Model confidence (mean pLDDT): 82 of 100.
A computed fold for a 509-nucleotide part of an RNA from an Anaerolineaceae bacterium, annotated as small-subunit ribosomal RNA, 5' domain.
Context: one part of a larger RNA
RNA sequence: GGAUGAACGCUGGCGGCGUGCCUAAUACAUGCAAGUCGAACGAGGUCCUUUUUCUUCGGAAAAGGGUGUCCUAGUGGCGAACGGGUGAGUAACGCGUUGGUGACCUGCCCCAAAGAGGGGGAUACCAGUUCGAAAGGACUGUUAAUACCCCAUAAUGUUGUCGUGAUUGAAUACGUGACAAAGAAAGGAGAAAUCCGCUUUGGGAGGGGCCUGCGUCCCAUCAGCUAGUUGGUAAGGUAAUAGCUUACCAAGGCAAUGACGGGUAGGGGACCUGAGAGGGUGGCCCCCCACAAUGGAACUGAAACACGGUCCAUACAUCUACGGAUGGCAGCAGUAGGGAAUAUUGCUUAAUGGGCGAAAGCCUGAAGCAGCAACGCCGCGUGCACGAUGAAUGUCUUCGGAUUGUAAAGUGCUUUUUGAGGGGAUGAGGAAGGACGGUACCCUCAGAAUAAGCCUCGGCUAACUACGUGCCAGCAGCCGCGGUAAAACGUAGGAGGCGAGCGUUAUUC
Numbered sequence: 001g002g003a004u005g006a007a008c009g010c011u012g013g014c015g016g017c018g019u020g021c022c023u024a025a026u027a028c029a030u031g032c033a034a035g036u037c038g039a040a041c042g043a044g045g046u047c048c049u050u051u052u053u054c055u056u057c058g059g060a061a062a063a064g065g066g067u068g069u070c071c072u073a074g075u076g077g078c079g080a081a082c083g084g085g086u087g088a089g090u091a092a093c094g095c096g097u098u099g100g101u102g103a104c105c106u107g108c109c110c111c112a113a114a115g116a117g118g119g120g121g122a123u124a125c126c127a128g129u130u131c132g133a134a135a136g137g138a139c140u141g142u143u144a145a146u147a148c149c150c151c152a153u154a155a156u157g158u159u160g161u162c163g164u165g166a167u168u169g170a171a172u173a174c175g176u177g178a179c180a181a182a183g184a185a186a187g188g189a190g191a192a193a194u195c196c197g198c199u200u201u202g203g204g205a206g207g208g209g210c211c212u213g214c215g216u217c218c219c220a221u222c223a224g225c226u227a228g229u230u231g232g233u234a235a236g237g238u239a240a241u242a243g244c245u246u247a248c249c250a251a252g253g254c255a256a257u258g259a260c261g262g263g264u265a266g267g268g269g270a271c272c273u274g275a276g277a278g279g280g281u282g283g284c285c286c287c288c289c290a291c292a293a294u295g296g297a298a299c300u301g302a303a304a305c306a307c308g309g310u311c312c313a314u315a316c317a318u319c320u321a322c323g324g325a326u327g328g329c330a331g332c333a334g335u336a337g338g339g340a341a342u343a344u345u346g347c348u349u350a351a352u353g354g355g356c357g358a359a360a361g362c363c364u365g366a367a368g369c370a371g372c373a374a375c376g377c378c379g380c381g382u383g384c385a386c387g388a389u390g391a392a393u394g395u396c397u398u399c400g401g402a403u404u405g406u407a408a409a410g411u412g413c414u415u416u417u418u419g420a421g422g423g424g425a426u427g428a429g430g431a432a433g434g435a436c437g438g439u440a441c442c443c444u445c446a447g448a449a450u451a452a453g454c455c456u457c458g459g460c461u462a463a464c465u466a467c468g469u470g471c472c473a474g475c476a477g478c479c480g481c482g483g484u485a486a487a488a489c490g491u492a493g494g495a496g497g498c499g500a501g502c503g504u505u506a507u508u509c
Stems, first nucleotide, its partner, number of pairs: 001509004006505005013380006019373002021338001026336003030333003035078003040075002043072003047066008085291003094216004099211003104208003109204007117151004126141006158181008187196003217263003224254003229251008266288004270281004293314005316327004344370001346369003352366001353364004383413004394403003418446006427436001453498005458479003464493005474481002
């Protein structure tokens, strides 16, 4: 000198764009953050309508029909594994990069082929009985489906056996042939056309799993480590390879090219600095990983061992009728606490994106916006021109004057900004539809009006005098100042630097 997610002191006019708990992965009141589909299903309600009866002439009750519309708890489907947060753990195939998969999976989406025949039994909702303070259950009865089950059909698919061929370093796994076995399905909307779904198979896209060469902090005052340990056989297990797991067999495997142990730490793209080489950092944004009070486990599912799912244990907290039950902000706001320190319990689904739906649409603290903060960067302003009698004041003085100083006053001008009034968007492709927003922007009017500070002045280092103080009070980054004329302390005048900032502290190059 540069830089910062900064803090502190003094000061503070405006705008644009960014950024904002670095500490306690501490504890959390309250609200919201994941729903949606009635065109899968039965049912209930609502609404409309017809008839009958009663009527106080308003209407009410019963039965039937329609559901055009709307609403729903439940069954069912899809989503909830995305999006959002945090960095505790992790020195690891975690990440980065290079390859491999002849060891694999893939819902929704796209392309292609074929199919969708027959039958069955339940169950929630509901009704009744009943237990419990509650949370929540138990029993009986009834009913539907794109829920569940059985039979049939089916190959180029799967499995098994037997052949055969190609490729390769390597074939049990690839291609191909024969035989055998087992295995599918669901309907909905519409007047219809048709559309949306369903089943099986092949291919694709995108996504993922696993393996691998290389790279990836400090300590040797950590030198030996290892028993599923290293390898084999067999079995299990997985989508798949593998000590991944188990039994048996062998005795291996790693290490000074640093094993093992300890400490620290999420990794990268990047960011800061530097001429570069390097050094430092990993906040915002993007990619990957890990985590969701702590520890463990599985279920469902294409995918989770699942932040706003389940179960168990622990700690904590809440309710309780003492029997028991409930909860998890490292989502957005917000609270307490900690701290030098970090914001609103805001608006909107208008745009972009996501989930569901045939659609209308619904949901979306993702997102878009607004609010707070000079926290950062950038831009603008606080006037401009003339103006000497060099006014007054202040300060210094050799008492002549010097300086403050064209500075002020005064004269003329302008209106960025400010205030008031009027108009008023783009952002939404083609009718309507804009949170932001009566915002940005434009026009008119008023009036220099609404707007300057901070640090320093011994040398390094730009900028000097007076008074006070008297090794005191104090200053200080280093050298060092202060003990009676201090350019170094304090105040004043003046000067220098930067300027809506200026200084200090911290960290880093």